[in-house]
RNA sequence: GCAGUCGUGGCGGAAUUGGUAUACGCGCUACGUUGAGGUCGUAGUCCUGUAAGGGGUGCAGGUUCGAGUCCUGUCGGCUGCA
Numbered sequence: 001g002c003a004g005u006c007g008u009g010g011c012g013g014a015a016u017u018g019g020u021a022u023a024c025g026c027g028c029u030a031c032g033u034u035g036a037g038g039u040c041g042u043a044g045u046c047c048u049g050u051a052a053g054g055g056g057u058g059c060a061g062g063u064u065c066g067a068g069u070c071c072u073g074u075c076g077g078c079u080g081c082a
Stems, first nucleotide, its partner, number of pairs: 001081007010026003019065001027045006046055003058074005
């Protein structure tokens, strides 16, 4: 240099054909339980907002009624070729 593949909450990881973004698990926080802890149970856990709502899938654009998903460019990781 060329080709392929991947990038989604704090972490792992779903979203099957373009149709509710973050299911599920882990971690964390609060409360309950305990003499205390562990276990277990309940609730919460992307950003903004009093709320309604708005924004957010590495970054920047495009197509579409609608994009994590398709297209273009770009950044980074991995693999292969030279």
Molecule: transfer RNA
Organism: Candidatus Dojkabacteria bacterium